[in-house]
RNA sequence: AGAGUUUGAUCCUGGCUCAGGAUGAACGCUGGCGGCGUGUCUAAGGCAUGCAAGUCGAACGGGCACCGCAAGGUGUCAGUGGCAAACGGGUGCGUAACACAUUGGUAACCUGCCCUUAUCACGGCCACAACCCCGCGAAAGCGGGGCUAAUAGCCGAUAUGUUCCCUUGUCGAAAGACAGGUGAACAAAGGUCACGACUUCAAUCGUGAUCGGAUAAGGAGGGGCCUAUGGCCUAUCAGCUAGUUGGUGAGGUAAUGGCCCACCAAGGCUACGACGGGUAGCGGGCGUGAGAGCGCGACCCGCCUCAUUGGGACUGAGACACUGCCCAAACUCCUACGGGAGGCUGCAGUCAAGAAUAUUGCGCAAUGGGCGAAAGCCUGACGCAGCGACGCCGCGUGACCGAAGAAGCCCUUCGGGGUGUAAAGGUCUUUUGCCGAGGAAAAAUUUCUGAUUGUACUCGGUGAAUAAGAGGUUGCUAACUCUGUGCCAGCAGCAGCGGUAAUACAGAGACCUCAAGCGUUAUCCGGAUUUAUUGGGCGUAAAGCGUCUGUAGGUGGUUUGAAAAGUCAGGCGUCAAAUUCCGAUGCUCAACAUCGGAACUGCGUUUGAAACUUUCAGACUAGAGGCCGGAAGAGGCAGAUGGAAUUGCCGGUGUAGGGGUAAAAUCCGUUAAUAUCGGCAAGAACACCAAAUGCGAAAGCUUUCUGCUAGAACGGUCCUGACACUCAGAGACGAAAGCGUGGGGAGCGAAUGGGAUUAGAUACCCCAGUAGUCCACGCUGUAAACGAUGGAUGCUUGACAUUGGCAGUAUCGACCCUGCCAGUGUCGCUUAACCAAGUUAACACCUUAAGCAUCCCGCCUGGGGAGUACGGCCGCAAGGCUAAAACUCAAAGGAAUUGACGGGGACCCGCACAAGCGGUGGAGCAUGUGGUUCAAUUCGACAAUAAGCGAGGAACCUUACCAAGGUUUGACAUGUUAGCGUUCUAUUUCCUGGAAACAGGAGAAAUCCGCAAGGAGGCUAACACAGGUGCUGCAUGGUUGUCGUCAGCUCGUGUCGUGAGAUGUACCGUUAAGUCGGGUAACGAGCGCAACCCCUAUUCUGUGUUAAAUCACUCACAGAAAACUGCCCCGGAUAACGGGGAGGAAGGCGGGGAUGACGUCAAAUCAGCAUGGCUCUUACACCUUGGGCGACACACGUGCUACAAUGGCCGGUACAAAGGGUUGCUAAGCGGAAACGCGGAGCCAAUCCCAUCAAAACCGGUCUCAGUUCGGAUUGGGGUCUGCAACUCGACCCCAUGAAGCUGGAAUCGCUAGUAACCGUAUAUCAGCCAUGGUACGGUGAAUACGUUCUCGGGUCUUGUACACACCGCCCGUCACGCCAAGAGAGUCUGUAGUACCCAAAUGCCGUCGUAGGAUGGCAAAAGGUAAGACAGAUGAUAGGGGCGAAGUCGUAACAAGGCAUCCGUAGCGGAAGCUGUGGAUG
Repeated sequence: AGAGUUUGAUCCUGGCUCAGGAUGAACGCUGGCGGCGUGUCUAAGGCAUGCAAGUCGAACGGGCACCGCAAGGUGUCAGUGGCAAACGGGUGCGUAACACAUUGGUAACCUGCCCUUAUCACGGCCACAACCCCGCGAAAGCGGGGCUAAUAGCCGAUAUGUUCCCUUGUCGAAAGACAGGUGAACAAAGGUCACGACUUCAAUCGUGAUCGGAUAAGGAGGGGCCUAUGGCCUAUCAGCUAGUUGGUGAGGUAAUGGCCCACCAAGGCUACGACGGGUAGCGGGCGUGAGAGCGCGACCCGCCUCAUUGGGACUGAGACACUGCCCAAACUCCUACGGGAGGCUGCAGUCAAGAAUAUUGCGCAAUGGGCGAAAGCCUGACGCAGCGACGCCGCGUGACCGAAGAAGCCCUUCGGGGUGUAAAGGUCUUUUGCCGAGGAAAAAUUUCUGAUUGUACUCGGUGAAUAAGAGGUUGCUAACUCUGUGCCAGCAGCAGCGGUAAUACAGAGACCUCAAGCGUUAUCCGGAUUUAUUGGGCGUAAAGCGUCUGUAGGUGGUUUGAAAAGUCAGGCGUCAAAUUCCGAUGCUCAACAUCGGAACUGCGUUUGAAACUUUCAGACUAGAGGCCGGAAGAGGCAGAUGGAAUUGCCGGUGUAGGGGUAAAAUCCGUUAAUAUCGGCAAGAACACCAAAUGCGAAAGCUUUCUGCUAGAACGGUCCUGACACUCAGAGACGAAAGCGUGGGGAGCGAAUGGGAUUAGAUACCCCAGUAGUCCACGCUGUAAACGAUGGAUGCUUGACAUUGGCAGUAUCGACCCUGCCAGUGUCGCUUAACCAAGUUAACACCUUAAGCAUCCCGCCUGGGGAGUACGGCCGCAAGGCUAAAACUCAAAGGAAUUGACGGGGACCCGCACAAGCGGUGGAGCAUGUGGUUCAAUUCGACAAUAAGCGAGGAACCUUACCAAGGUUUGACAUGUUAGCGUUCUAUUUCCUGGAAACAGGAGAAAUCCGCAAGGAGGCUAACACAGGUGCUGCAUGGUUGUCGUCAGCUCGUGUCGUGAGAUGUACCGUUAAGUCGGGUAACGAGCGCAACCCCUAUUCUGUGUUAAAUCACUCACAGAAAACUGCCCCGGAUAACGGGGAGGAAGGCGGGGAUGACGUCAAAUCAGCAUGGCUCUUACACCUUGGGCGACACACGUGCUACAAUGGCCGGUACAAAGGGUUGCUAAGCGGAAACGCGGAGCCAAUCCCAUCAAAACCGGUCUCAGUUCGGAUUGGGGUCUGCAACUCGACCCCAUGAAGCUGGAAUCGCUAGUAACCGUAUAUCAGCCAUGGUACGGUGAAUACGUUCUCGGGUCUUGUACACACCGCCCGUCACGCCAAGAGAGUCUGUAGUACCCAAAUGCCGUCGUAGGAUGGCAAAAGGUAAGACAGAUGAUAGGGGCGAAGUCGUAACAAGGCAUCCGUAGCGGAAGCUGUGGAUG
């Protein structure tokens, strides 16, 4: 210090998430030691038991025990009395407050014990406990009678003094303070010890010491009260307040004060937030942070508060009192039922609650506290120990050597690699642990005194011995492999993993991080500049109020003087200690502790300064305002007024249509429409002028004229003299729609009716048409009320146009021209100039800023929920303004980029359309596919790019399918071991069963290579393994189809841009072409195009097996030439190129082929082959026979043959090319009607054969329009050939039979020239053939193309986009189902705070009675009761909306012109998105 996540990619905005630190923590796994800290955050819930406040005999009387003969003494105990118990310890309920903190005040106060100073202590008196007696009660306890002491109580005296009344002086603004005077009132207590006196003793007295006592003053420390300032949320809490605010008087207090009371007055607080609600102890400080801040208030310290809940006083220096008292309430306990007792929020402990928090320990040795003269006693304060890894800190779990490296485990390309010097093994050490021995300091004090503690520490012994885990390994984020699983199980902080090769799940190995801990969860700060003071924004991302006026507030021109509030500097005081920082010191170090310093950014006070802000006083004119002058304008209000048009009515002319639409229909019209002419009436709106125009704050404003009225600009150097700017709240205005009342109503026109369209059409289109639109008055108060841009002021280059005013020149006067001021616009194209700088995420803005600055206001803080709910205010209503939360998502969004797409645009091309020719679709058959069937009909291919395709040959084989029968190291490969054969190959015959395979049996034969040694080989058995057309083409290689033979696809360097990217490759002309030329921030290059290659057309040269009667020609082979827009003319930018012509066999690529860029379709193929993974192994392998792949209601594709006369049949006659052939082609000849048979010449092919090689064509004849002399399906019979075998299921021949079909609906295919069409020939495969298929070959040989509007496909540029899986995209709303949260809701229940009234305990005050204790009345008063409301919460049938959910239903609203441009406000309507009217925006 940053990182991940929106996108195909980019920049920005913006949220979410992570890495860090922390904790009084908890949970999971694990756990060796020590030190220092720390430990009920929840139920201020309830508590058993023990302890936590006593002490003093030197204040007093007495009891008991002991000692003493006694007097008396010692010890101890209850009581009287004194002091303490108001401290110490706990808690955070309450409290938003003088509670706390800081700073001051108290002239308005108090103060026990302690210190200092001064003075005093004289005389007298009465009781009550204890104790004794009696009584009541279960107990707690209580009553009556009697005796007694004091440092208990009372009275008198005295008064240094204090207080009070009166009074004098000084100070003071006053209140009052100080110093005096006269008068009045107010004190006391003794104890102990020593010595002495007196006395028989006791008692008493004196002196001294000491502890006390009284009065007064002062101090120290402690407290009370008051002021200013500071620190939470909420305005969906805006008004609150009757003791309330003040005064007078009385009361009360230590003291001020409405603190309380009576009377009087009517005040007091509040937008600088009163009052109400919620939450909360406050501070020093703690956590985090660079800081500013933000969060917190455990431990320690200070203050406050409370002590079961509520009220109250007493005592006292001090309390309204945690372990005191009284009363009330709840709860618990005891009880003899009459009545009593209690208060752990002290230390331990217990129950409960909870995720969760310890011992019913030791000691007063230390420190501190209370009492005491002291000894001493008390002290759960405190000092220590115990438990808990709860935190921080420290130490250890060994050290050194030890293999090119054991075993195990893991991985592997099988070679090896990792764990790993790690282990084992060797040498050594002993921190720690255990055992033994010694053994402190903490003690202050001369002596005594140690809980901790036989602790710390030291020494010796023992033995590597007693001691390692947790989390993680896709990215962020350090660390990777294997196996299992298969969108399952699961993981996850975010992004996201998992659907058969998961570094993301689970296990294992390895590795990484930290380490006696490691992770998780919760919370806080940080990162987050994501509330922005430091330090953000508002044109389009969230965000400028619709506009103006203006109050409070904020801000404010020039100059002089004064003041000194802000500001600045110095001094003084304070800001407790601890904490923090720095430097030291002490524990072995550290944590920790101690000492010193700094800091604590604050407040008060004082002395100064005077630049700026401020205040006061004065002056100025540049801001602002006024006055005068002429002039512009759809500014506003009111009243008049004009013509055109429309509609209606009347009349004339006139006749059958009109109207409307893409096309129609509803509708109007023979009762005379529409059209046309004249007249009358009505309402609404104002053509031309007219414009980038003008005016207005905005909304908005337009016939013309008049009246009234408002504002701006300019000119004038006249006046005032800062009067200004902005503006929360407030007020005014505010399109359209809408509402109320009353008018008006021509046209238009929500709703509504009808007609169309449509699957539907609650729409778009058409015919009608009501509210409304218009006027008057009133309401509403919203719009995309937009420049999506608040107002004011200043500054920062210009040009042009235009509106208004002024000046100058000029003119007779103007216009023109030049300049100034104010406004409104533009800076774009052909182009000179301009288009700046700056800003911005970009787009863009740019003197009319979105630039540079100042001031003021408004607004924003992820998307949805939602501008919604609830509450409040406004409104007649519709509704408006203000304005959340739960829940949910990880995005939502802006600008720009590249693509793709568009029922967007422009240009271009293609048998794409058009123009033509011939087909398909109808028939029969062939063939392929789907479907169906079947034991099986093996499998694959599915728009174009599957379907005469894989298959270029299914009777068996093929064959993968089915049935049946058989084999199991196997039909095939390699290797090992053992055996068996003639000690050496493999082989082969026969018999039986069988459909065969196979099974069983019987024989026969000896031979390969090598000189040799030997080598390969066969059979049987076993083992490794073979084998699979089993799965995955979505794991792959290779190959292929398609876009497409379309003209495109890219790179290097440079340049532009923040960037994705762009440029190059755009543009103009041209081409078949990104072909070429021009031009250009590009210059070059690559893959494609073209060319190079092959065939072919012409000529030449060479050669000549064959062919040819011979040379030549032809022919064949090989090589060469020729064509390049080279030449001429025209066009064109003079170019590229195009048009025409000449020559030429061929002319502008001559014709054809091969050749297929980057890529697209997870396109096709695991069944051609190869191959990863998975899977089967007496079977999913292998063999055999038979069957099937050939089925048949039907549907589709591709073909063949036809339907006939351009024809069929018969006869005659002519002309090819290219192929193939030895298991072959097969001649001549012969037989047969033919298929074919016999035959065998020739030929391994320019030689022979298929093959006289053709057919259509041509010539002649016949048929004469018909289901025919067309057509040949189907069927019967007889044959031939191939082949083990033609039944399923071959081809061919002959005879007979003679079906459909008379040119084919919607639709659709091919072809632009030697092409289509027609005609035949050959061949691959192949025993044969289902070939009408495929591939080649030649013969005959057309028609048409105006042209690019339309269909399809493609290319380039441009535009829009909410698409990027890319329009087969995206996406909206209702409905149905499930889940969730919130609001409403007849109500029901609970709580909180008050108000009014009733009742009223203890207690206080005021009375009355009483000698007194006391009794009693009134007022106040806790708890309680009654009543009506307020607020908050819980719950609630039901209805409505919202969010989320997998593939549900209905439509298609939006995104492209989204197929009716979209959106905003408003109104009506409709299953729903929505539609329509009206006004507005352009996004």
The RNA shown here (small-subunit ribosomal RNA) has 1483 nucleotides and comes from a sediment metagenome.
The prediction has a mean pLDDT of 84.
It matches the Rfam family "Bacterial small subunit ribosomal RNA". Rfam links the family to the GO terms structural constituent of ribosome and ribosome.
The RNAcentral record of the sequence draws on SILVA.